RNA sequence: UGCGUCGAGGGGCGCUGCAGCCGUUCAGCCGCGAACGGUCAGGCUCGGCGCAACGAGAUGAACGUUGCAACGGCGCCCGUUCAAA
Numbered sequence: 001u002g003c004g005u006c007g008a009g010g011g012g013c014g015c016u017g018c019a020g021c022c023g024u025u026c027a028g029c030c031g032c033g034a035a036c037g038g039u040c041a042g043g044c045u046c047g048g049c050g051c052a053a054c055g056a057g058a059u060g061a062a063c064g065u066u067g068c069a070a071c072g073g074c075g076c077c078c079g080u081u082c083a084a085a
Stems, first nucleotide, its partner, number of pairs: 001052009010078006018043001020039007042071001
């Protein structure tokens, strides 16, 4: 760094539907797409574990101490914290 998995980022309901996924139809291998329907607003970030690849070399590793997220379409409601009346 990539993939998989688990957890965290307070929660509920409704709406729209980009990507992805599923189905139908069309196109037909230069390109690898198009239309419709269904599903769809933690797909993002951080952390643990596993696998793989790459890299680094005391500006490292281990240990200790201290501090700690950011973001997430629209509407309504609840919870938590702070402030004001």

The prediction has a mean pLDDT of 76. Predicted 3D model of an 85-nucleotide RNA (SAH (S-adenosyl-L-homocysteine) riboswitch aptamer) from a Pseudomonadota bacterium. NCBI's taxonomy places the organism under Bacteria, Pseudomonadati, Pseudomonadota. The sequence was found by an Rfam model in a public genome assembly.